Description
The RNA shown here (transfer RNA) has 82 nucleotides and comes from a Patescibacteria group bacterium. The coordinates come from a structure-prediction model, not an experiment, and the mean pLDDT is 84. Taxonomically the source falls in Bacteria candidate phyla (Bacteria). It matches the Rfam family "tRNA".
RNA sequence: GCCGGAGUGGUGGAAUUGGUAUACACGUGCGACUCAAAAUCGCAUGCCGCAAGGCUUGAGGGUUCGAGUCCCUCCUCCGGCA
Numbered sequence: 001g002c003c004g005g006a007g008u009g010g011u012g013g014a015a016u017u018g019g020u021a022u023a024c025a026c027g028u029g030c031g032a033c034u035c036a037a038a039a040u041c042g043c044a045u046g047c048c049g050c051a052a053g054g055c056u057u058g059a060g061g062g063u064u065c066g067a068g069u070c071c072c073u074c075c076u077c078c079g080g081c082a
Base pairs, nucleotide, nucleotide: 001081002080003079004078005077006076007075010026011025012024019065027045028044029043030042031041032040046055047054048053058074059073060072061071062070
């Protein structure tokens, strides 16, 4: 230099053919249980905001009524070729 794959909340990781982003698990917070704790169980848990609402899928653009998903450029990581 060329080709291919990957990048989503605090972490891992889903998201059908473009149609509710963050299912599920872990973690965390609160509560129950216990003399107390562990284990277990219940509820909550992306970000901003008092709320209404707004924002968010590596970065920036584009297409579309609608983009994590399709297209373009770039960044990072992994693999292959030279």

The sequence was found in a public genome assembly.